[in-house]
Context: one part of a larger RNA
RNA sequence: CUGGGUUUAAAGGGUGCGUAGGCGGACUCAUAAGUCAGUGGUGAAAUCCUGCAGCUUAACUGUAGAACUGCCAUUGAUACUGUUGGUCUUGAGUCCAGUUGAGGUAUGGCGGAAUGUGCAGUGUAGCGGUGAAAUGCAUAGAUAUGACACAGAACACCGAUUGCGAAGGCAGCUUACUAAACUGUAACUGACGCUGAGGCACGAAAGCGUGGGGAUCAAACAGGAUUAGAUACCCUGGUAGUCCACGCCCUAAACGAUGAUUACUAGAUGUCGGCGAUAUACAGUCGGUGUCGAAGCGAAAGCAUUAAGUAAUCCACCUGGGGAGUACGAUCGCAAGGUUGAAACUC
Numbered sequence: 001c002u003g004g005g006u007u008u009a010a011a012g013g014g015u016g017c018g019u020a021g022g023c024g025g026a027c028u029c030a031u032a033a034g035u036c037a038g039u040g041g042u043g044a045a046a047u048c049c050u051g052c053a054g055c056u057u058a059a060c061u062g063u064a065g066a067a068c069u070g071c072c073a074u075u076g077a078u079a080c081u082g083u084u085g086g087u088c089u090u091g092a093g094u095c096c097a098g099u100u101g102a103g104g105u106a107u108g109g110c111g112g113a114a115u116g117u118g119c120a121g122u123g124u125a126g127c128g129g130u131g132a133a134a135u136g137c138a139u140a141g142a143u144a145u146g147a148c149a150c151a152g153a154a155c156a157c158c159g160a161u162u163g164c165g166a167a168g169g170c171a172g173c174u175u176a177c178u179a180a181a182c183u184g185u186a187a188c189u190g191a192c193g194c195u196g197a198g199g200c201a202c203g204a205a206a207g208c209g210u211g212g213g214g215a216u217c218a219a220a221c222a223g224g225a226u227u228a229g230a231u232a233c234c235c236u237g238g239u240a241g242u243c244c245a246c247g248c249c250c251u252a253a254a255c256g257a258u259g260a261u262u263a264c265u266a267g268a269u270g271u272c273g274g275c276g277a278u279a280u281a282c283a284g285u286c287g288g289u290g291u292c293g294a295a296g297c298g299a300a301a302g303c304a305u306u307a308a309g310u311a312a313u314c315c316a317c318c319u320g321g322g323g324a325g326u327a328c329g330a331u332c333g334c335a336a337g338g339u340u341g342a343a344a345c346u347c
Base pairs, nucleotide, nucleotide: 004318005317006316007301008300012315014202015201016200017199021195022194023193025088026087027086028085030083031082033081034080035077036076037075038074039073040072041071042070049065050064051063052062053061054060091192092189093188094187096184097183098182099181100180103178104177105176106175108174109173110172111155115151116150117149118148121145122144126137127136163170164169207248208247209246210245211244212243217241221237222236223235224234259314260313261312262311263310264309267292268291269290270289271288272287273286274285275284296303297302320347321346322345329340330339331338332337
């Protein structure tokens, strides 16, 4: 490199947009670049292959042929691919009318429960915690109860195998701005499409910088237990952090461990959003989301119209275990580190 693969054995990029490139719907005119056919030239000799001949044979040698699958020129063919012009509507998109949802952004506004703190009052000896305890808190009046005030964070029930989003993710109510999907009509454009190396953007948590904030929880840390020990599990405390603004970081079991798009291929049953008919029972249709299951596939587990089935296009990735996602180099980053990514050696 080819062949073969990528749910779980090695292997799908975290996700999207998109450049180059690759691939691309129906009909038709032209062209003849690819493609196909004929002819001419060339394709040195030797070698290889085949026939014949010469050394007693063979190796070897001579001779003839074939071959040299290529290149160039020329004459034709026009189905397919390409190119050019024209046409089309089913792919794609737009208009119009509706619908749906925790989709997004905001130093917008509002709300109640809980927690903590402060503080009138009532009240007295315990509270708290555990397997059992102790540290801790408490006569300077705790715990409990409670009027009032303040603070920050999160939004019980509804809530669901629910919904929305490209993924990460998104949940009190409301306001403003904004994106999307779906359905119906079939009015408009007329292939405008698919994929996408580089590139750009987004990207949980933790972490970093500056400035705020700090109720809760809680790495580190301290103490109490447990234990042979206990740098843990349990308990009492507790700082970063958790929250906000701006700027970085760019990684996750970023998982459906399953790339995107298109077409086709038995059914059964739930559910979400529409639509039409009929008039509430059933049957239908479009788009999502679940469960079961036939053929088929699979090493099996299982998958099965939301495929891991049957095919097509494009991208990414794999090639025994360890060494190692390490070293070196490059590059990005404030740092932590990220990305790219070997070899010796060893089994």

The prediction has a mean pLDDT of 83. Small-subunit ribosomal RNA, central domain from an uncultured Bacteroidota bacterium, 347 nucleotides, folded computationally.